This is a predicted structure of an 85-nucleotide RNA (c-di-GMP-I-GGC riboswitch aptamer) from a Clostridiales bacterium.
[in-house]
């Protein structure tokens, strides 16, 4: 520098359960372990989800400021181990 076939010190942790925060999506903590070679970080682009508030509507509901998601994809930044050169 390239790569992630195999292996692996160390690492992360889906569903589900409990507690807690939130209007919700969902977050956080503990248990758990489906998986992950960036499942480390950043909402910049796209996607998806939500919609207290706001607008329209008789209503059902629609749209939406905003919010969530990095374990949806792209992009950016950073890093461990191993193999090859």
């Nucleotide at each position: 520098a390239u790569u992630g076939a195999a292996a692996a010190a160390g690492g992360c942790a889906a569903a589900c359960c409990u507690g807690u925060c939130g209007a919700a999506a969902g977050g956080c903590a503990g248990g758990g372990g489906c998986g992950c070679a960036a499942a480390g970080c950043u909402a910049c682009a796209a996607g998806u989800c939500u919609a207290c508030c706001g607008u329209g509507g008789a209503g059902a509901c629609a749209c939406c400021a905003g919010g969530a998601u990095g374990g949806u994809u792209g992009a950016g930044c950073u890093g461990c181990c191993a193999a090859u050169u």
The model forms 91% of the base pairs in the Rfam consensus.